[in-house]
Parts: sequence; structure tokens; C1' cells
RNA sequence: GGGGAUGUGGUCUAGCUUGGUAUGAUACUUGGUUUGGGACCAAGAAGUCGCAGAUUCAAAUUCUGCCAUCCCCACCA
Repeated sequence: GGGGAUGUGGUCUAGCUUGGUAUGAUACUUGGUUUGGGACCAAGAAGUCGCAGAUUCAAAUUCUGCCAUCCCCACCA
């Protein structure tokens, strides 16, 4: 230098094919249960979907550029 994969709450992850209120688990907070703790049950908070731009009534999803991590190939030594 060429090609490919991945990027989504603190952590992990579904959703992308077919654009239409952002999914689940875990952790956290509060309450219940318990003598207390754990476990269990109920409720809650937490996301500018890697960044920027474009298309569209509407973008996590489509298009373009860039960034980060990983893989393959090429080149130099």
C1' cells in the first nucleotide's frame, strides 16, 4: 500500500438481510422476603448505536470519508 471482519448503557449481547418507540443477560440503586447475609421476587436509573457528512418524512440499519482493534496479501529491511 491492497482486501476483509468487528465497533450498540459499567460489562457482554440481539436488532442491520426487509429503514419506522433501542433487546436480553449481568452489574448497580431502591423496596419486599430473612434475626442478618446470600439466594429469590418486584420496581428503577443508565445509550448522542466508534466519529463526521450525505440520502430520506424518518437512519443502529442505506451511501461516502475518517478513527480504533484484529486477520490475510503485497512491499522494504